[in-house]
The RNA shown here (Lysine riboswitch aptamer) has 167 nucleotides and comes from a mouse gut metagenome.
The RNAcentral record of the sequence draws on MGnify.
Its Rfam family is "Lysine riboswitch aptamer". Rfam describes the family as follows. Riboswitches are metabolite binding domains within certain messenger RNAs that serve as precision sensors for their corresponding targets. Allosteric rearrangement of mRNA structure is mediated by ligand binding, and this results in modulation of gene expression.
RNA sequence: UGAAAGAGGUUGCGAAUACUUAUUAGUACUUAUUAUUUAACUCAGAAUAUUGAUAAUAAGAAAAGGAAGUAAUCGCCGAAAUAAUAUAAGUUUCUGAAGUCUUAUAUUGUUGGGACAGUUACAUAAUAUGGGCUGGACUGUCACAAAGGAUUUGUGGAGUGCUUUCA
Numbered sequence: 001u002g003a004a005a006g007a008g009g010u011u012g013c014g015a016a017u018a019c020u021u022a023u024u025a026g027u028a029c030u031u032a033u034u035a036u037u038u039a040a041c042u043c044a045g046a047a048u049a050u051u052g053a054u055a056a057u058a059a060g061a062a063a064a065g066g067a068a069g070u071a072a073u074c075g076c077c078g079a080a081a082u083a084a085u086a087u088a089a090g091u092u093u094c095u096g097a098a099g100u101c102u103u104a105u106a107u108u109g110u111u112g113g114g115a116c117a118g119u120u121a122c123a124u125a126a127u128a129u130g131g132g133c134u135g136g137a138c139u140g141u142c143a144c145a146a147a148g149g150a151u152u153u154g155u156g157g158a159g160u161g162c163u164u165u166c167a
Stems, first nucleotide, its partner, number of pairs: 001167006009077001012076004017071005029060009041099001042097005080111011112139002116135005122130002141157007
């Protein structure tokens, strides 16, 4: 220098399956009546015409994603998360344009790890949960210093790291 194999932990990371519970929500939506408006995330055009959109009243009335628990499984240790950029697909009654949002892939950068507390103009229906930032402690690893029987204490660094084996 290269290759291979490993460790951090019983709250390591991620994916997906089944069941249950609460929430979503008396919300969307449907029907009836009345009123307003001229159409649908933005812009332009076209079609339809009260069969579109919005609001109130009455009756009926969900689901998906997300969360928690139980059971079993798979892939792994930059596992993974996140920011920016690029590409592709999707979003509307139809066509075109631009943008937002969502998903996937690639490149570059940041983060050793999980929990807790605070904060947040982010995602979400949400006070749940996740993400970002900050903080002190804990934990694994290496370097340095000291004590020293194993080991302990202090300071500091980062995973492009650390340990083992082979060439």